A computed fold for a 73-nucleotide RNA from a Candidatus Omnitrophota bacterium, annotated as transfer RNA. It was read from a public genome assembly. Its mean pLDDT, the model's own confidence on a scale to 100, is 82. Taxonomically the source falls in Candidatus Omnitrophota (Bacteria, Pseudomonadati). It matches the Rfam family "tRNA".
[in-house]
RNA sequence: GCGGGUGUAGCUUAGUUGGUAGAGCGUCGCCUUGCCAAGGCGAAGAUCAUGGGUUCGAGACCCAUCACCCGCU
Numbered sequence: 001g002c003g004g005g006u007g008u009a010g011c012u013u014a015g016u017u018g019g020u021a022g023a024g025c026g027u028c029g030c031c032u033u034g035c036c037a038a039g040g041c042g043a044a045g046a047u048c049a050u051g052g053g054u055u056c057g058a059g060a061c062c063c064a065u066c067a068c069c070c071g072c073u
Stems, first nucleotide, its partner, number of pairs: 001072007010025004019056001027043005049065005
C1' cells in the first nucleotide's frame, strides 16, 4: 500500500426484512434476615466509533475517516 472482519449501557452482547434500542452480569433503592450472602420487587444507565449521504423514517443501506484484529504484497 491492497483486501476482509469487528465497533451498541461500566462489562458481555441481541437487534434476521429500514418503523418505539432489548437482555444477562454489575450499580442504586426497597422488602426479606439478628448480620452477611442468597432470594423477591423496582429504578437509573447506550445522541448505536466519528462525519456526511439516501429515505417520510437508518443500529441495519451507501461514501469517507478513526481504533482494533486477520490475510496479502